[in-house]
Context: one part of a larger RNA
RNA sequence: GAACGAACGCUGGCGGCGUGCUUAACACAUGCAAGUCGAACGCGAAAGUUUUCUUCGGAAAAUGAGUAGAGUGGCGCACGGGUGAGUAACGCGUAAAUAAUCUACCCUUGCAUCUGGAAUAACCCACCGAAAGGUGUGCUAAUACCGGAUACGUUCUUUUGAUCGAAAGGUGGUCUCUGAUAUAAGCUACUGUGCAGGGAGGAGUUUGCGUACCAUUAGCUAGUUUGUAGGGUAACGGCCUACCAAGGCAACGAUGGUUAGCGGGUCUGAGAGGAUGAUCCGCCACACUGGAACUGGAACACGGACCAGACUCCUACGGGAGGCAGCAGUGAGGAAUACUGCGCAAUGGGGGAAACCCUGACGCAGCGACGCCGCGUGGAUGAUGAAGGCCUUAGGGUCGUUAAAUCCUGUCAGAUGGAAAGAAAUGCUACCUGGUUUAAUAUGCAUUUAGUUUGACGGUACCAUCAAAGGAAGCACCGGCUAACUCCGUGCCAGCAGCCGCGGUAAUACGGAGGGUGCAAGCGUUAUUC
Numbered sequence: 001g002a003a004c005g006a007a008c009g010c011u012g013g014c015g016g017c018g019u020g021c022u023u024a025a026c027a028c029a030u031g032c033a034a035g036u037c038g039a040a041c042g043c044g045a046a047a048g049u050u051u052u053c054u055u056c057g058g059a060a061a062a063u064g065a066g067u068a069g070a071g072u073g074g075c076g077c078a079c080g081g082g083u084g085a086g087u088a089a090c091g092c093g094u095a096a097a098u099a100a101u102c103u104a105c106c107c108u109u110g111c112a113u114c115u116g117g118a119a120u121a122a123c124c125c126a127c128c129g130a131a132a133g134g135u136g137u138g139c140u141a142a143u144a145c146c147g148g149a150u151a152c153g154u155u156c157u158u159u160u161g162a163u164c165g166a167a168a169g170g171u172g173g174u175c176u177c178u179g180a181u182a183u184a185a186g187c188u189a190c191u192g193u194g195c196a197g198g199g200a201g202g203a204g205u206u207u208g209c210g211u212a213c214c215a216u217u218a219g220c221u222a223g224u225u226u227g228u229a230g231g232g233u234a235a236c237g238g239c240c241u242a243c244c245a246a247g248g249c250a251a252c253g254a255u256g257g258u259u260a261g262c263g264g265g266u267c268u269g270a271g272a273g274g275a276u277g278a279u280c281c282g283c284c285a286c287a288c289u290g291g292a293a294c295u296g297g298a299a300c301a302c303g304g305a306c307c308a309g310a311c312u313c314c315u316a317c318g319g320g321a322g323g324c325a326g327c328a329g330u331g332a333g334g335a336a337u338a339c340u341g342c343g344c345a346a347u348g349g350g351g352g353a354a355a356c357c358c359u360g361a362c363g364c365a366g367c368g369a370c371g372c373c374g375c376g377u378g379g380a381u382g383a384u385g386a387a388g389g390c391c392u393u394a395g396g397g398u399c400g401u402u403a404a405a406u407c408c409u410g411u412c413a414g415a416u417g418g419a420a421a422g423a424a425a426u427g428c429u430a431c432c433u434g435g436u437u438u439a440a441u442a443u444g445c446a447u448u449u450a451g452u453u454u455g456a457c458g459g460u461a462c463c464a465u466c467a468a469a470g471g472a473a474g475c476a477c478c479g480g481c482u483a484a485c486u487c488c489g490u491g492c493c494a495g496c497a498g499c500c501g502c503g504g505u506a507a508u509a510c511g512g513a514g515g516g517u518g519c520a521a522g523c524g525u526u527a528u529u530c
Base pairs, nucleotide, nucleotide: 001530002529003528006526007525008524009523010522013375014374015373016372017371018370019368020367021333026331027330028329030328031327032326035075036074037073040072041071043069048063049062050061051060052059053058082286083285084284091211092210093209094208095207096206097205098204101203102202103201106199107198108197109196110195111194112193113192114148115147116146117145123138125136126135127134128133153164155162156161169191170190171189172188173187174186212258213257214256219249220248221247224246225245227243228242229241230240231239261283262282263281264280265276266275267274268273288309289308290307291306311322312321313320314319341364342363343362347361348359349358350357351356378408379407380406381405388399389398390397391396412471414466415465416464417463418462427453435445436444474519475518476517477516478515479500480499481498485514486513487512488511489510495502496501
């Protein structure tokens, strides 16, 4: 000099963009943070309103409504969000390997979607329990579950062949059928389902090289190193087991210990390098502590389940409930770090055919000079060089065109009005035309045109008008380094100080004043890095 997720002191007008628990991976009250689908399925209220009857108490029916709601089932919950405790490691970075692998949803291609069956939740009834919850009897549905058929595929086999393995329907429309209507069946469109091939994206596994410090850590290792056989896995492998061999690593630092998430980057520096790893992006690890699993395409799963532990809470003492390192917020710790805000309008994500629902992701607003950037706190004229302060050689000098005064301007802040701006063109709904599908001018699909709807921020940005110099300057320093000097007070005292050093009666170094210098909504100090 530069930098900072900073803190502290004094001071503080406005705006934009960023940024904000670095400490206790300490404990957490409360609310919210993951649901959705009735076009998979069976059930199914209530309040209210209306009508009728009435012994005026009420009862019944309709509607509310196939709505609310719980349940079965599907998809999602492995994403998104947080934290950095652990980890010195194939964890990360980079370059490769997988002839040793898997892959839900998505895109694409082909084939198929045939035929049967038995249950169960919800519900009803009975019962246990303080609760959390649970038991038994009975009823019922499915795209839930289980058989059979078929098989492009798996496994075995030289071949022939053998073996094993699938599926589910739903919605819209309608010619016909019918005395008519409705349903079923049929036809058709869309969608779903199963199998197989390919793709995309993703994941697993493996290898070379690089990746902190300590030798006052020198030896370490029995599944240890290799092989054979088997098991296991999606897959290779001591991953596991049996048997055999006795190897394997290490001064090019094994083993042990300490510290630490890694990288893109960031800061600094002419560079080489040094320091660092907040915010943003990629990877990893973790989710009260420890362990072992289930489901699933993927987890050994933050807001799932089980066991053990510590802690907190409820209890009728028999037993139960919980996990903010999600967003806010509380206590504690600390020098120190924000609102228990608004909205799904946009972007993105989940579900759904869609409408739509959910989304503390995200978009916004609030708080903090925490940082960077921009703007303002007025401009011109104005000498009697006013008053006053300070200094003085007492003449004067200086603050100083500074002020006053006169004339202007109107950024910001303020007031009034406009703005219904942009963020928004997609999506959706409706109509028309054309094409395709079709038995069909229906339905569906695609394209074009026209119309309509949707804004948290927010009456915000911006614009115009009004009034008024009115509301807006401080901080540090002035001995040298280092830009800036005099007076008074003090008298090795009180004090200053980054280094050298000042102070013991004329202190430009202490304290005050006047003046000056530097930076400026900041200025200094402290900590840390180069």
The part of an RNA shown here (small-subunit ribosomal RNA, 5' domain) has 530 nucleotides and comes from an uncultured prokaryote. The RNAcentral record of the full RNA draws on ENA.